Predicted 3D model of a 543-nucleotide part of an RNA (large-subunit ribosomal RNA, domain I) from Anaerostipes hadrus. Lineage of the source: Bacteria > Bacillati > Bacillota > Lachnospirales > Anaerostipes. RNAcentral holds the full RNA, with entries from ENA.
Context: one part of a larger RNA
RNA sequence: GGCGCAGGGUGGAUGCCUUGGCACUAAGAGCCGAUGAAAGACGUGAUAAGCUGCGAAAAGCUUCGGGGAGGAGCACAUAUCCAAUGAUCCGGAGAUAUCUGAAUGGGGAAACCCGGCAGAGGAAACCUCUGUCAGCGUGCAGUGAAUACAUAGCUGUACGUGGGGAACCCGGGGAACUGAAACAUCUAAGUACCCGGAGGAAGAGAAAGAAAAUUUAUCGAUUUCCAAAGUAGCGGCGAGCGAAAUGGAAAGAGCCCAAACCGUGAUGCGUGCAUCGCGGGGUUCGGACUGCGUUGUGGCAGACGUAAGAUAGGAGAACGGACUGGGAAGUCCGGCCGGAGAGAGUGAAAGCCUCGUAUCCGAAAUCCCAAGUCGCCUGGCAGGAUCCAGAGUAGGACGAGACACGAGAAACCUUGUCUGAACGAGCGGGGACCACCCCGUAAGGCUAAAUACUUCUUAGUGACCGAUAGCGCAUAGUACUGUGAAGGAAAGGUGAAAAGUACCCCGGGAGGGGAGUGAAAGAGAACCUGAAACCCUGUGUCU
Numbered sequence: 001g002g003c004g005c006a007g008g009g010u011g012g013a014u015g016c017c018u019u020g021g022c023a024c025u026a027a028g029a030g031c032c033g034a035u036g037a038a039a040g041a042c043g044u045g046a047u048a049a050g051c052u053g054c055g056a057a058a059a060g061c062u063u064c065g066g067g068g069a070g071g072a073g074c075a076c077a078u079a080u081c082c083a084a085u086g087a088u089c090c091g092g093a094g095a096u097a098u099c100u101g102a103a104u105g106g107g108g109a110a111a112c113c114c115g116g117c118a119g120a121g122g123a124a125a126c127c128u129c130u131g132u133c134a135g136c137g138u139g140c141a142g143u144g145a146a147u148a149c150a151u152a153g154c155u156g157u158a159c160g161u162g163g164g165g166a167a168c169c170c171g172g173g174g175a176a177c178u179g180a181a182a183c184a185u186c187u188a189a190g191u192a193c194c195c196g197g198a199g200g201a202a203g204a205g206a207a208a209g210a211a212a213a214u215u216u217a218u219c220g221a222u223u224u225c226c227a228a229a230g231u232a233g234c235g236g237c238g239a240g241c242g243a244a245a246u247g248g249a250a251a252g253a254g255c256c257c258a259a260a261c262c263g264u265g266a267u268g269c270g271u272g273c274a275u276c277g278c279g280g281g282g283u284u285c286g287g288a289c290u291g292c293g294u295u296g297u298g299g300c301a302g303a304c305g306u307a308a309g310a311u312a313g314g315a316g317a318a319c320g321g322a323c324u325g326g327g328a329a330g331u332c333c334g335g336c337c338g339g340a341g342a343g344a345g346u347g348a349a350a351g352c353c354u355c356g357u358a359u360c361c362g363a364a365a366u367c368c369c370a371a372g373u374c375g376c377c378u379g380g381c382a383g384g385a386u387c388c389a390g391a392g393u394a395g396g397a398c399g400a401g402a403c404a405c406g407a408g409a410a411a412c413c414u415u416g417u418c419u420g421a422a423c424g425a426g427c428g429g430g431g432a433c434c435a436c437c438c439c440g441u442a443a444g445g446c447u448a449a450a451u452a453c454u455u456c457u458u459a460g461u462g463a464c465c466g467a468u469a470g471c472g473c474a475u476a477g478u479a480c481u482g483u484g485a486a487g488g489a490a491a492g493g494u495g496a497a498a499a500g501u502a503c504c505c506c507g508g509g510a511g512g513g514g515a516g517u518g519a520a521a522g523a524g525a526a527c528c529u530g531a532a533a534c535c536c537u538g539u540g541u542c543u
Stems, first nucleotide, its partner, number of pairs: 001542009015528001016493002020465002022462007029454002031164002039100003042055003046078002050074002061094006070082003105114003115133007135161009168199001169197005179186001183236001209219002223250005233241002254446003257390001261280009286388003289383004298377003302374003309367003313361003319334005335352002337341001343355003395419007405431001426441005480487002500527001503514004
């Protein structure tokens, strides 16, 4: 030195465990903000670095309820306190709430600096404290240029607005990689991304509809799902894109203006007209108007709001002995409860030890609201003379976009430019266009539910993970990296209980040997188990 055996060290695999995750289900909640948000800075404890809580009234204050013996957070020590005159703790409602931040008196390199006005600190100077002072929009009032009336502007005042939010929604812009086996129309895709805006949903929505045919019809707002259907179609007819009617299901809800007409007020000037405001009327089974008739019917999306529900809680059955063991929940023996044998904990494996579970009960206060009340809305018949029924609109031309539809036979919808009607005997549509017929009544507005999503709360589930897994994080967007945008870890386990080794010895210490604790210390904090690589000691054998 090789091989083998034995024993150690190192190392942290494996097994077991779970404080944490992942996915989903059912409910709830679904906005917050100038009454100053979200997010932070700095403070705040007897001692206090971090986290948590809170805000100079600072791990807290008041009050109303719950609760009932300990308590002063994580946090295990000391001190000092609090508590049956009910603390700590839990819930409702309040108070306080520094500075930054839309940040809003002005400034600014966020958490800082400097002011005006009014008031207070007995007076004065200084200083301190309290309140207030941004911009924009709308309404009202005042004032008021060039410029006479006026208007612009300015000032004051009231209300609103500003910023944030995981995804969902609407709108304005809008790629490329890619596919077409290259590539240009096309596709990817109106996707990603940017911007604006809203809400708990948003958007859409009460037919100038869908259809049916050339003859008689039919349905009746919107939205979502299943089918129709990968059909009809579109398409360098390539790649690909891709409906609708209709049927079934969920849900179900319809309304209000403008105008005609009536009344009233104001303004203008040409003094009898025009315009404007307000009230009534009225809204497509059209209405006004005229005549007749009725105070009934139906409804609500508004306000208040009882019961129920939510936000603390309460009651809640039934077991002992022996044995083994460190420990009983195990085994044996004998019982009991069960509307409760879900589950968790307890020194191993507990229906009857603890917490719970089934079941039942409970709210001073706030929220939410079936019922109910109030309030509001709503009406018939006939007549057909007159009046009304949304204009730079419908439509057209050119150019685009959007429709499943790429200019096509290309309707319908939107509109950049130029044009430009009719007036209910009207007008639009029925996929060029024309006639007939049928359907509807544009150019004003609102509208719950069924639908989308989950930052968040509660309850629960898993042929989901179990520390190189599961979220990046058993917690951390921390440490660290980067000028910055941004990137971004590692790291769990003593024991049932600290009982965390008094005392002695060696040593400077680290560490160790005794002793002691413990079931175990080869569980001693570098702490459960403790594989392999790697290192070492002893020994056998070979050289």